This is a predicted structure of a 127-nucleotide RNA (SAM riboswitch aptamer (S box leader)) from a Dehalococcoidia bacterium. The coordinates come from a structure-prediction model, not an experiment, and the mean pLDDT is 77. Its Rfam family is "SAM riboswitch aptamer (S box leader)". From the family's description: The SAM riboswitch is found upstream of a number of genes which code for proteins involved in methionine or cysteine biosynthesis in Gram-positive bacteria.
RNA sequence: GGUUCAUCCAGAGCGGUGGAGGGUUCCGGCCCUGAGAAACCGCGGCAACCGGUCGCCCUUCGCCGGGGCGGACACGGUGCUCCCUCCGGCCCGACCCUCGGAACCUCCGAGGCGGGAAAGAUGAACG
Numbered sequence: 001g002g003u004u005c006a007u008c009c010a011g012a013g014c015g016g017u018g019g020a021g022g023g024u025u026c027c028g029g030c031c032c033u034g035a036g037a038a039a040c041c042g043c044g045g046c047a048a049c050c051g052g053u054c055g056c057c058c059u060u061c062g063c064c065g066g067g068g069c070g071g072a073c074a075c076g077g078u079g080c081u082c083c084c085u086c087c088g089g090c091c092c093g094a095c096c097c098u099c100g101g102a103a104c105c106u107c108c109g110a111g112g113c114g115g116g117a118a119a120g121a122u123g124a125a126c127g
Base pairs, nucleotide, nucleotide: 002126003125004124005123006122007121008120013043014042015041016040017039021032022031023030026089027088028087029086044081045080046079049077050076051075052073053072054070055069056068057067058066059065085119090116091115092114093113096112097111098110099109100108101107102106
């Protein structure tokens, strides 16, 4: 780097170094930022993806072992710690709202709104 699956509307900070960018392709918006961005370090915290411990259940005469459930612990590996993955750009739509055009009571277009996809991020497994 690739494939598959899952999650992404919640949650969670201080200090130091640093010195201008950042919000993770691109574009358009919007937001954060010298009252200090990115990055790095220290100490915390959040979460519960994988492992572990523990609890309960099944298997067993019983134990070991194995399997299932539980976020109970926060021990290990990760991840995260401003704004919905910040919003939109692609597709579909209720015919609801706004605007415009034609028209004569309906149609078309654009935007809003709702849903989905794609892409992205993170975790685990695989070759």